[in-house]
RNA sequence: GCUCCCGUAGUUUAAUGGAUAAAACACGGCCCUCCGGAGGCCGGGCUGCAGGUUCGAUUCCUGCCGGGAGCA
Numbered sequence: 001g002c003u004c005c006c007g008u009a010g011u012u013u014a015a016u017g018g019a020u021a022a023a024a025c026a027c028g029g030c031c032c033u034c035c036g037g038a039g040g041c042c043g044g045g046c047u048g049c050a051g052g053u054u055c056g057a058u059u060c061c062u063g064c065c066g067g068g069a070g071c072a
Base pairs, nucleotide, nucleotide: 001071002070003069004068005067006066007065010025011024012023013022018055027043028042029041030040031039048064049063050062051061052060
């Protein structure tokens, strides 16, 4: 330099055009308890950035940024 893949919550992953973006762990509160890191209930927080297509974009297209793999 060329080609391909991936970027979603603090972490690991779902959702792949129809929306209130979901779960587990973690975090906070409450209950329980002699005290709890164990158990139960509740809660907050997320689509890498900028454009485009569309009635509607996490999803499709383009560029950029970051990570990874292969080739040279």
Molecule: transfer RNA
Organism: Minisyncoccota bacterium